[in-house]
Context: one part of a larger RNA
């Protein structure tokens, strides 16, 4: 390299969306690139294989013939890829109907809890823990009653439930706006798949500018605990946590399972359509779940949402530690991200 693999042993890129590339339905006709025979030329010698001879043999050496699996050239096959051309419709799309959703971006509206402020009631506690203290309060705390204020977050519904390509979405409620399934078969007629470079998204915690700050809280104080306690507890408390606008781009980014098409027993729940309908019974399609047959796996286990059966392409591993480190380039304000050894060890 080839092989072999990639749920949990090393290994699927976080996730799209495309460019080159690689890979593609069915019918005719052409052409002959590839691919096949056929033949010419040409593959130096030596070496290699065989045969026969020369040194008493061998080794070595003469000779003769093979091979030199190539390359180019001509002449034919036309099944099968390709290349023109044309036709098709079942893959792809696009009408058209009707249907479901926490699917996005912007706005307004609500109530409950929390804090904080004012007013009232009231009187010594009050908070906290194992059990304390540190904190808070006679300048009237907590507790209760009304008002006000502010900021985040949305109890019940709420489900193996629905949306999304991933990350993620959840209080009504209004504009705009993605996509999906389901029916129909009017239109196009292979437009498709996948995807290296790239571009775009992408939690949380972090950065810059500049708003906000109610809750919680790294970091820091103080109280305990402890042999100590840079901790766990518990009083406080700053970034942060909310918002615009920009950056950074990681994550057990998990299903630790790319993507995409075809086939392959069953049962059962459940979600949205279609179709029947009678309240039973059943029928189809897309999705989201549980069991289990073949079959596949070390095995756990997967099993029509496969880890089976096959094609197709695209990332990706090659004993453990050194190490996701050095150094280099690139990226980014920084923090760090990407990319990525080796000596030396077992």
């Nucleotide at each position: 390299u080839u092989g072999g693999g990639u749920u949990u042993a090393a290994a699927g890129g976080g996730a799209g969306c495309g460019u080159a590339g690689g890979c593609g339905g069915g019918g005719u006709a052409u052409u002959a690139a590839g691919u096949c025979a056929g033949u010419u030329g040409u593959g130096a010698a030596a070496g290699u294989u065989u045969g026969c001879g020369g040194c008493u043999c061998a080794a070595c050496c003469g000779u003769a013939a093979a091979a030199u699996u190539g390359c180019a050239g001509u002449u034919g096959a036309u099944a099968c890829u390709g290349g023109u051309a044309u036709c098709c419709u079942u893959g792809a799309g696009u009408g058209c109907a009707g249907c479901a959703g926490a699917g996005g971006u912007g706005g307004g509206c609500g109530g409950a809890a929390u804090u904080c402020g004012u007013g009232g009631u009231g009187u010594a506690g009050c908070g906290g823990u194992g059990a304390a203290a540190u904190g808070c309060u006679u300048a009237g705390a907590u507790a209760u009653c009304a008002c006000g204020a502010a900021g985040a977050a949305c109890u019940c519904c709420g489900a193996u439930u629905g949306c999304g390509a991933a990350g993620g979405c959840a209080g009504c409620u209004c504009a705009c706006u993605g996509g999906a399934g389901u029916g129909u078969a009017a239109c196009u007629g292979a437009c498709g798949c996948u995807g290296a470079u790239g571009c775009u998204c992408g939690a949380a915690a972090g950065u810059g500018u500049g708003g906000g700050u109610a809750u919680c809280a790294a970091a820091c104080a103080g109280g305990a605990u402890u042999a100590g306690a840079u901790a766990c507890c518990c009083u406080g408390g700053u970034a942060g946590u909310c918002c615009a606008c920009a950056c950074a781009g990681u994550a057990a980014a998990c299903g630790a399972u790319g993507a995409a098409u075809a086939c392959u027993c069953g049962c059962u729940g459940u979600u949205g359509g279609c179709g029947a309908u009678a309240c039973a019974a059943u029928g189809u399609c897309a999705g989201c779940g549980g069991c289990c047959a073949a079959g596949c796996g070390a095995a756990a286990g997967c099993a029509u949402u496969a880890a089976g059966u096959a094609u197709u392409c695209c990332a990706c591993c090659u004993g453990g530690g050194g190490a996701g480190u050095a150094c280099g380039c690139c990226g980014g304000c920084a923090a760090c991200g990407g990319u990525g050894a080796a000596a030396c060890u077992c």
Small-subunit ribosomal RNA, central domain from uncultured bacterium adhufec303, 346 nucleotides, folded computationally.
The prediction has a mean pLDDT of 86.
Its Rfam family is "Bacterial small subunit ribosomal RNA".
The full RNA is in RNAcentral, with records from ENA and SILVA.